Large-subunit ribosomal RNA, domain I from Deltaproteobacteria bacterium ADurb.Bin135, 595 nucleotides, folded computationally.
Context: one part of a larger RNA
RNA sequence: GGCAUGUGGUAGAUGCCUUGGUGCCAAGAGGCGAUGAAGGACGUGGCUAGCUGCGAUAAGCUUCGGGGAGCCGCUAAACAGGCUUUGAUCCGGGGAUUUCCGAAUGGGGCAACCCAUCCAGAGUAAUGUCUGGAUAUCCUGUCAAUGAAUCCAUAGUUGGCAGGAAGCGAACGAGGGGAACUGAAACAUCUAAGUACCCUCAGGAAAAGAAAGAAAUUCGAUUCCCAAAGUAGCGGCGAGCGAAAUGGGAAGAGCCUAAACCGAAUAGAGUUAUAGCCCGUGAGCGUUCUCUAUCCGGUGUCGUAGGAUCUGUUGGAGGCAGUUACGGAUGCCUCGGGGAGUUACAAAACUAUUCUAUAGAAGAAUAAUCUGGAAAGGUUAACCACAGAGGGUGAUAGUCCCGUAUACGAAAUAGAAUAGUCUCCCUGAAUAGAUUCCUGAGUACCACGGGACACGUGUAAUCUUGUGGGAAGCAAGGAGGACCAUCUCCUAAGGCUAAAUACUACUUGGCAACCGAUAGUGUACAAGUACCGUGAGGGAAAGGUGAAAAGAACCCCGUUGAGGGGAGUGAAAUAGUACCUGAAACCGCAUGCCU
Numbered sequence: 001g002g003c004a005u006g007u008g009g010u011a012g013a014u015g016c017c018u019u020g021g022u023g024c025c026a027a028g029a030g031g032c033g034a035u036g037a038a039g040g041a042c043g044u045g046g047c048u049a050g051c052u053g054c055g056a057u058a059a060g061c062u063u064c065g066g067g068g069a070g071c072c073g074c075u076a077a078a079c080a081g082g083c084u085u086u087g088a089u090c091c092g093g094g095g096a097u098u099u100c101c102g103a104a105u106g107g108g109g110c111a112a113c114c115c116a117u118c119c120a121g122a123g124u125a126a127u128g129u130c131u132g133g134a135u136a137u138c139c140u141g142u143c144a145a146u147g148a149a150u151c152c153a154u155a156g157u158u159g160g161c162a163g164g165a166a167g168c169g170a171a172c173g174a175g176g177g178g179a180a181c182u183g184a185a186a187c188a189u190c191u192a193a194g195u196a197c198c199c200u201c202a203g204g205a206a207a208a209g210a211a212a213g214a215a216a217u218u219c220g221a222u223u224c225c226c227a228a229a230g231u232a233g234c235g236g237c238g239a240g241c242g243a244a245a246u247g248g249g250a251a252g253a254g255c256c257u258a259a260a261c262c263g264a265a266u267a268g269a270g271u272u273a274u275a276g277c278c279c280g281u282g283a284g285c286g287u288u289c290u291c292u293a294u295c296c297g298g299u300g301u302c303g304u305a306g307g308a309u310c311u312g313u314u315g316g317a318g319g320c321a322g323u324u325a326c327g328g329a330u331g332c333c334u335c336g337g338g339g340a341g342u343u344a345c346a347a348a349a350c351u352a353u354u355c356u357a358u359a360g361a362a363g364a365a366u367a368a369u370c371u372g373g374a375a376a377g378g379u380u381a382a383c384c385a386c387a388g389a390g391g392g393u394g395a396u397a398g399u400c401c402c403g404u405a406u407a408c409g410a411a412a413u414a415g416a417a418u419a420g421u422c423u424c425c426c427u428g429a430a431u432a433g434a435u436u437c438c439u440g441a442g443u444a445c446c447a448c449g450g451g452a453c454a455c456g457u458g459u460a461a462u463c464u465u466g467u468g469g470g471a472a473g474c475a476a477g478g479a480g481g482a483c484c485a486u487c488u489c490c491u492a493a494g495g496c497u498a499a500a501u502a503c504u505a506c507u508u509g510g511c512a513a514c515c516g517a518u519a520g521u522g523u524a525c526a527a528g529u530a531c532c533g534u535g536a537g538g539g540a541a542a543g544g545u546g547a548a549a550a551g552a553a554c555c556c557c558g559u560u561g562a563g564g565g566g567a568g569u570g571a572a573a574u575a576g577u578a579c580c581u582g583a584a585a586c587c588g589c590a591u592g593c594c595u
Stems, first nucleotide, its partner, number of pairs: 001594009015580001016544002020515002022512007029504002031168002039101003042055003046079001049075003061095006070083003106115003116135007137165010172203001173201005183190001187236001213218001223250005233241002254496003257440001261298003265294006276285002278328006303474001305439004309434006316335006336427006349421010360408001362406001366381005382399002384388001390402003445469008455481001476491005531538002551579001554566004
């Protein structure tokens, strides 16, 4: 020096464990914010570093309810001092307080700071001072003042008052913009993809939506799912892209306007009559009527066309009104009948009851013996069960503890359903005829250039629109994939609309042939921390004594050390806080053999 065996050190693999994650399901909730949010800064405890809570009333104040003996949050004990059956701590509902920054909003600013003005109050002899409130911008409405071109007026300006906005937030949604890598085995049309990403805006969903539908023997708003179907098609006919009708389901709900016509008001213009007083006729009264515009109310909304107007026919009851008589029409009221009430359509709520959520509370049944440090294990014998889900307890417990099945529970707040009160709507239209009026215009459509449609310009319809042109108007217009005819279907150029559908930051409950500390979230631990970066930003490592601290009194070595040796605790200390198990590399010691 090597090899082997044994025994240690170091190291922290492995096994076991789980406080934490991951994915999904159901229900709830789907927002918060100028009544100042989200997020922070700084404070706040007897002593207080961090976390948590809270805000100068500062680990809290108050009230209502629950609960019933201990309590003063966690790391985290000790000390000191308190609270509590006059019900504390704790749990839940409501209220109060809530510094400063932050949309930040009196002005400024290098966020958490600086500097103001006005009003009111306190205080002072007076000033300084203190306390409270107001003072940003924009939009809408309204009122007032002022006031151009331009006489009146208007626009504008200024101010008061009232209401609203702003900012934050995970995904889902609509709209406006919009890539490239990539694929095509290169690459340019194409693809990726209207994806990623950016911007704007909204809701608990959003969007869409009551046919100018569709192509069957028509159907009867929209949306979503399954099939049709990887079909028909599109496509350097490459790579690839990729419907619809229709059928079956989920869910179901329909409405309002513009216009014609009628009435009222306001403004302007015109007229003086053959006018007006609901219409007709007669009487009476004795002056406001026509047109235009705006606005309000009624009517009206359709495609076998519909509506308005006019003329007929048929059509609930009673009452009242208008100068009068008769007749008619209209309006109002009552009765009776039908329907609705916040998701559209017309509007409006209130009360009661019930249910749900947010604290809770009742909740069955086991003993002996053996092993062991410990019984829940073994053996023997019982019991409960609408409860043998799960967790804990010194090993594996239906009957020890918490629970579980089941039955029960709310002062307060929130939500839902039902009923009633109340309110609102309909209750006259139907039909025949006349063919007078209306039925959404820079629109449809055309040309050129684009985009969207599964559809790449193609035979390219359909939808959309930048530029230019530009209809009909019901004897009308659009569609049926160029176009024309016929036929059929439909009625654009105004608007609203629940449900079925999408998502999950958040709350509650649950599940897992999901992970088990190099895994699972980046984070099981003082983690978006330490640390790095000027900054945008990047971003760790780090879990386990024991059943219980019983965490080693006392003695010895040592520097009044570190560390160790005894003693003691414990089932175990080779479980001693550098603590479960404790592999390998690596380093010793002892013994043997070889050189």